[in-house]
RNA sequence: CUCUUAUCCAGAGAGGCGGAGGGCCCGGCCCGAUGAAGCCUCGGCAACCUGGCGAAAACCAAGGUGCCAAUUCCGGCAGAUGUUUCUGGAAGAUGAGAG
Numbered sequence: 001c002u003c004u005u006a007u008c009c010a011g012a013g014a015g016g017c018g019g020a021g022g023g024c025c026c027g028g029c030c031c032g033a034u035g036a037a038g039c040c041u042c043g044g045c046a047a048c049c050u051g052g053c054g055a056a057a058a059c060c061a062a063g064g065u066g067c068c069a070a071u072u073c074c075g076g077c078a079g080a081u082g083u084u085u086c087u088g089g090a091a092g093a094u095g096a097g098a099g
Base pairs, nucleotide, nucleotide: 001099002098003097004096005095006094007093008092013042014041015040016039017038021031022030023029025076026075027074028073043068044067045066048064049063050061051060052059072091077088078087079086080085
C1' cells in the first nucleotide's frame, strides 16, 4: 500500500516546549495569540486483540493498539419523502486477520 471483516449519536485533559495553523479531500460551518499543528511528561477514556474465570454468555484486569472540541462537526452519491427529514452507499478513521 491492497484485500477481508467489525465498529464509528457513548466516553475521556492538565502542564512544558513550540509559534500559525487545525478539523483527511471539496463546499459549509467551526476551533485557534485567552496560543493551532507537532513533540515531551503526567493523567484519563474505551475494551478490538490479549490475559483471568467460565460450557457459553456475562464479568474482571489492562499487557499491545486506539482515542481524549463539535455524531466520522454537517453535507457530497443514490432512493424515499410530508421538502426537511429518513434509509442505504461512498469516502475516511480505528482494531483484528491476510497478501
Overview:
This is a predicted structure of a 99-nucleotide RNA (SAM riboswitch aptamer (S box leader)) from an Anaerolineales bacterium. Lineage of the source: Bacteria > Bacillati > Chloroflexota > Anaerolineae > Anaerolineales. It matches the Rfam family "SAM riboswitch aptamer (S box leader)". Rfam describes the family as follows. The SAM riboswitch is found upstream of a number of genes which code for proteins involved in methionine or cysteine biosynthesis in Gram-positive bacteria. The SAM riboswitch acts at the level of transcription termination control.